[in-house]
RNA sequence: GCAAAACUGCCGUAAGGUAGUGACGCAAAGCCUCCGGCCCGAGCGGAAAGCGAGGGUAGCGGGGUUGCCG
Repeated sequence: GCAAAACUGCCGUAAGGUAGUGACGCAAAGCCUCCGGCCCGAGCGGAAAGCGAGGGUAGCGGGGUUGCCG
């Protein structure tokens, strides 16, 4: 410096996002979905199983990029 969970309002079918309060943690917990994982999921199929567009998670890893101290 950032801000987890929780609570309240708003957005969203949802995952989740956002603002306020609040700090579990983090030396990149700054930014970016290219790869993998996980989560939601229109639709297809149908007894079930399964397939699955699209969306989310950057505080799940990898990677890219910028940056602080020494």
The RNA shown here (c-di-GMP-I riboswitch aptamer) has 70 nucleotides and comes from a soil metagenome. Rfam family: c-di-GMP-I riboswitch aptamer. Rfam links the family to the GO term cyclic-di-GMP binding. Rfam describes the family as follows. GEMM was predicted in a large-scale screen for bacterial structured RNA regulatory elements. The RNAcentral record of the sequence draws on MGnify. The coordinates come from a structure-prediction model, not an experiment, and the mean pLDDT is 88.